[in-house]
RNA sequence: CAGGGUCUUUAGGGGUGGCUUGAUUUGCAAUACAAAUCAUGUCUGAGAUUAAACCCUUGGAACCUGAUCGGGAUAAUGCCCGCGAAGGGAUAAGACGAAGGGCUUUA
Numbered sequence: 001c002a003g004g005g006u007c008u009u010u011a012g013g014g015g016u017g018g019c020u021u022g023a024u025u026u027g028c029a030a031u032a033c034a035a036a037u038c039a040u041g042u043c044u045g046a047g048a049u050u051a052a053a054c055c056c057u058u059g060g061a062a063c064c065u066g067a068u069c070g071g072g073a074u075a076a077u078g079c080c081c082g083c084g085a086a087g088g089g090a091u092a093a094g095a096c097g098a099a100g101g102g103c104u105u106u107a
Stems, first nucleotide, its partner, number of pairs: 001100001005096005011057004017043003021039007063088003069082004
């Protein structure tokens, strides 16, 4: 010099599902069944509403669309893979600073 990366501040973007059990309410002739709400436990995950949290912000796979998609697995699921670097998608500033490179001096 360079600047992977890390951190801070600031502004902004984003998701919140599956299932078990219980309670309540509603529908119903019904202790069945279904739906909604709440609680509880459980699965994946950073996050499934501890949120003043978590993740992501153009060097963008956070997230949305396609999608009530295709294949596989599972108790079940937006669980995994594909689709797919396809289309869309949200910022600025500062600090530290690895590899690597250059120059100078001395031996």
A computed fold for a 107-nucleotide RNA from a Bacteroidia bacterium, annotated as TPP riboswitch aptamer (THI element). The organism belongs to Bacteroidia, within Bacteria. The coordinates come from a structure-prediction model, not an experiment, and the mean pLDDT is 78. It matches the Rfam family "TPP riboswitch aptamer (THI element)". Rfam describes the family as follows. Vitamin B(1) in its active form thiamin pyrophosphate (TPP) is an essential coenzyme that is synthesised by coupling of pyrimidine and thiazole moieties in bacteria.